[in-house]
RNA sequence: AAUUGGGUCCCGCGCGGCGGAUGCUCCUGAACCGUGUCAGGUCCUGACGGAAGCAGCACUAAGGGAGAUGUUCCGGGUGAUGCGGGGCAGCCUGGUUUGG
Repeated sequence: AAUUGGGUCCCGCGCGGCGGAUGCUCCUGAACCGUGUCAGGUCCUGACGGAAGCAGCACUAAGGGAGAUGUUCCGGGUGAUGCGGGGCAGCCUGGUUUGG
């Protein structure tokens, strides 16, 4: 100096991890505007009996917390990531040849 390969670049399809949400189990969780049971008291009735229903208790909702799993979804300058296709202005890195 020539030639050639790969990376950096773009697109597509994946894998595993990380983060968020969701699903599962448990705990907590409603003065009244959830359910059930409703002491006391209140109301209706001549009476028998009824009615509504506060507190309390129980069960749960929204919400919150913990645990186990990795169900599903989303995300990335993820990862000594995989495959295929494209492209090569510049940069990085190899091979071959030739000349000094």
The RNA shown here (Bacterial small signal recognition particle RNA) has 100 nucleotides and comes from an Alicyclobacillaceae bacterium. The organism belongs to Alicyclobacillaceae, within Bacteria. It was read from a public genome assembly, where an Rfam model found it. Its Rfam family is "Bacterial small signal recognition particle RNA". Clan: SRP clan. Its mean pLDDT, the model's own confidence on a scale to 100, is 82.